This is a predicted structure of a 64-nucleotide RNA (transfer RNA) from a marine eukaryotic metagenome. It matches the Rfam family "tRNA". Rfam classes the family as a transfer RNA. From the family's description: Transfer RNA (tRNA) molecules are approximately 80 nucleotides in length.
[in-house]
């Protein structure tokens, strides 16, 4: 010091979590790819606290 979606990572004055890809279906095609739409996918490492409210503030733990 980091831990957020299957990969990579965003998310600072605390207000209900996003992008890329990848993956499914669709348009398209002879078929495929690529392009375009569109969907599913998260107990924000785990526990307590503060707060009308936590991914964000305290704290303990656990991994790296």
């Nucleotide at each position: 010091g980091c831990g957020u979606a299957g990969c990579u990572c965003a998310g600072u004055u605390g207000g209900u979590a996003g992008a890329g890809c990848a993956u499914u279906g669709g348009u398209c095609u002879c078929c495929a790819a690529a392009a375009c739409c569109a969907a599913g996918g998260g107990u924000c490492a785990g526990g307590g606290g503060u707060u009308c409210g936590a991914a964000c503030c305290c704290u303990c733990u656990c991994g790296c």
Its mean pLDDT, the model's own confidence on a scale to 100, is 82.